[in-house]
Context: one part of a larger RNA
RNA sequence: GCCUCGGCGGGACGAAAAGACCCCAUGCACCUUGACUCAAAAGGCAUAUGGCAAUGAUGGGUUUCGUAUUGUAGGAAGGUGGGAGCAAAGAGUGAAGUGAUUUACUCGGAGCAAAGGUGAAAGACCACUAGCGAAAGUCGUUUAGCUUACCUUGCAAAAGGGAAAGUGUGGCAGUGUGAGUUUGGCUUGGGCGGCAGCCUUCAAAAAGGUAACGAAGGUGUACAUAAGAUGAGCUCACUUGGACCCAGCUCCAGGUUAGAGUAUAAGGAUAUAUGCUCAUUUGACUGUGAGGGUGACAACUCAAGCAGGGAUUUUGUGAACGCACAGAGUCGGUCCUAGUGACCUGGUGGUACCGAAAGGAAGGGCCAUCAUUUAACGGAUAAAAGGUACGCUGGGGAUAACAGGCUGAUACCACCUUAGAGUUCAUAUUAUCGGUGGUGAUUGGCACCUCGAUGUCGAUUCAGCUCAUCCUGGUGGUGAAGUAGCUACCAAAGGUACAACUGUUCGUUGUUUAAAGAGCUACGCGAAUUGGGUUCAGACCGUCGUGAGGCAGGUUGGUCUCUAUCUGCCGAGG
Numbered sequence: 001g002c003c004u005c006g007g008c009g010g011g012a013c014g015a016a017a018a019g020a021c022c023c024c025a026u027g028c029a030c031c032u033u034g035a036c037u038c039a040a041a042a043g044g045c046a047u048a049u050g051g052c053a054a055u056g057a058u059g060g061g062u063u064u065c066g067u068a069u070u071g072u073a074g075g076a077a078g079g080u081g082g083g084a085g086c087a088a089a090g091a092g093u094g095a096a097g098u099g100a101u102u103u104a105c106u107c108g109g110a111g112c113a114a115a116g117g118u119g120a121a122a123g124a125c126c127a128c129u130a131g132c133g134a135a136a137g138u139c140g141u142u143u144a145g146c147u148u149a150c151c152u153u154g155c156a157a158a159a160g161g162g163a164a165a166g167u168g169u170g171g172c173a174g175u176g177u178g179a180g181u182u183u184g185g186c187u188u189g190g191g192c193g194g195c196a197g198c199c200u201u202c203a204a205a206a207a208g209g210u211a212a213c214g215a216a217g218g219u220g221u222a223c224a225u226a227a228g229a230u231g232a233g234c235u236c237a238c239u240u241g242g243a244c245c246c247a248g249c250u251c252c253a254g255g256u257u258a259g260a261g262u263a264u265a266a267g268g269a270u271a272u273a274u275g276c277u278c279a280u281u282u283g284a285c286u287g288u289g290a291g292g293g294u295g296a297c298a299a300c301u302c303a304a305g306c307a308g309g310g311a312u313u314u315u316g317u318g319a320a321c322g323c324a325c326a327g328a329g330u331c332g333g334u335c336c337u338a339g340u341g342a343c344c345u346g347g348u349g350g351u352a353c354c355g356a357a358a359g360g361a362a363g364g365g366c367c368a369u370c371a372u373u374u375a376a377c378g379g380a381u382a383a384a385a386g387g388u389a390c391g392c393u394g395g396g397g398a399u400a401a402c403a404g405g406c407u408g409a410u411a412c413c414a415c416c417u418u419a420g421a422g423u424u425c426a427u428a429u430u431a432u433c434g435g436u437g438g439u440g441a442u443u444g445g446c447a448c449c450u451c452g453a454u455g456u457c458g459a460u461u462c463a464g465c466u467c468a469u470c471c472u473g474g475u476g477g478u479g480a481a482g483u484a485g486c487u488a489c490c491a492a493a494g495g496u497a498c499a500a501c502u503g504u505u506c507g508u509u510g511u512u513u514a515a516a517g518a519g520c521u522a523c524g525c526g527a528a529u530u531g532g533g534u535u536c537a538g539a540c541c542g543u544c545g546u547g548a549g550g551c552a553g554g555u556u557g558g559u560c561u562c563u564a565u566c567u568g569c570c571g572a573g574g
Stems, first nucleotide, its partner, number of pairs: 002574007010567003014562002022396004027392002029388004035181005043172001045170005051146002056142005062136006078129005085112002090107007150161004185195002193213001197219006220377001221263001222334002228281007236259001238254002241252003261270002264339001266337003285308004291302003297378001310331009345371007353364002403450001404448001405446003409443001411439006420430002457532001458530003462524001463521005470495003473490006497511005538556004542551003
C1' cells in the first nucleotide's frame, strides 16, 4: 500500500414527509357577532275549509224621543244664532196603490207666539250644541250554548270534543337558529402606526420630465355691505430726527427699488403699479371661436376674432339736460399657480325633438341645474366586520424566526494627544474632552444559499483549536527596603473544583484550590443521550374582547423514527 472482518457515528447541508412556523393567493373550510344581504321554525293579523241560534254582561258611533238646570224679579228661561209668524179639527183638488191608506197643494183658523210687563238674558217656529235618561238598529269584546263540517276513540253501533284545533293562502314584525358572502392596497417580512386626491419649494444633475415610509409646508375655501368691472388720483416699510406730557395715534422732516402690501401656503410677479383711496356700476354676460400648450387616453389649459345686448371713461354733434346719437379704449370674475369627482341613477326648470294605427298622454331626448370625505379621491356593488393553537390547499428562500454570509452603527480590544488625580511630578499607577485603528464573542442593519425541511435553549458525553495568559516558567518598570503587590513583555507544554437555588446559560451563596482564564468550532457535538424550558392539539387563573377567541403573562399535561452505501476514524487478520 491492497483486500477482508469487527466497531464508532464527524461529514455526505445523510434518509423520511412538495415546512405545520412566517408571508403571499381579489384560494378553501369551520366558528363568532353590533359586518352585509336573505330565510325556516315559533308569533300576531286577515282569509278559506266553516255552520246554527240568540238569552246575559259590556264598549263605541248613528237615528229618534224625553227630561231638567243656585238665587232676585217674573205667570213663564240649558246655551247661541235666525226669527214675525207657526198652526190642529174640518173641507176641496191632484198623485201612488186592487184596496185600506199614504202623500203634495189650496181653503180654514181652535190654539201658541209677538205686542205689554219683569229681568243680565224672553217662550211660537227653525238650525246647531253642552249634561242626563230611554228606545231602535249597527259595529265590536266577553261569557255561557247547539251540531251538521272537522278531530279523537272504536271492527261497527256509538261515545267524547267541537266551530276550537289542524291545514292552505296572503301579508306584518322579526331571529347567527340557518344560508351565501365580504372583511382592500402601499409597506426595508408581516402586524401596529402612517399614507393615498390637489397646490408650492428643494431633491432634479442651468429646456421639459424624473423615485423613496426623502426634506419642508399648505388645501377640500373666501368675496355681492366686493376682496368683481371701468375711470381718476395717491405711494410703501422704516427712522436713536423734530412737535404734542410717555407709548400709540396724528403732524413736520428724512426715506437709498421696496428692506412693505397683495384674503390665504410657498414660489414667481409687481411702484408706469397687480398695492391704497374715491366715483359710477354688474362683463362673476348670451351665441360662438381661427389657432396653440399639455397629456397614453379621458381630461385640463391659453386664446385673437365675429354677432347680440350692456357697464364705465373719453371725444364729437345738438341751445341745453340726471338726455339722444355717432366714434374710440377696457370689461367673458378675483396678481398667477390649490379650494376637487367620470359614467350610471334620480330630482327641478325650460324646449316642443320622438310619441308602438291616428289624436293626446305616459315615458324618453336636448338645454340649464342639483344630489357622492364615490377622500382607497380614474370612482369593482345600491348594499359588507371579525376568529382559527382544530385548521386545509397551492406557492415562496421573490419574504420573516435558527444558523451561515456581507457590514461593523453598537460592543470589545489596542494605540495617539495631554487636561486632571497621584504631597511635588502628565505617562509607577490612573485618566477627561477629542482622535486613529483592529477584532468579528454582543445588540443590530441587509435579506445573499437553504421554506419538494440546514431540528431550536440548557444539561450529559467526547472534545479539536486561538491567545487578547487564570495558575505553573522567564523578564522590564515601579510611588520595588523585605514579604506581599501593581503594571508591562515573552511564553499555549500541562493544568484550570465540588455543592445549594433555578429549565436555565448567566448569576448569588457555601467550602476548597497553584488557579477555579476568555473565546471559536452551525451560540462544537440530538442518524451520540436527555427533553426540564421554548413552540401544536386538553385544561385552569389573571387580563383584554359583545363574542368566536387573544396575551415575549402565569400554571399543569403532552409519541424524539432510521438494520450505515460512500467517506472519515479505531481495532484485528491475510
The part of an RNA shown here (large-subunit ribosomal RNA, domain V) has 574 nucleotides and comes from Callinectes sapidus. The source organism's lineage runs through Eukaryota, Metazoa, Eumetazoa, Altocrustacea and Callinectes. Rfam family: Bacterial large subunit ribosomal RNA. The coordinates come from a structure-prediction model, not an experiment, and the mean pLDDT is 80. The full RNA is in RNAcentral, with records from SILVA.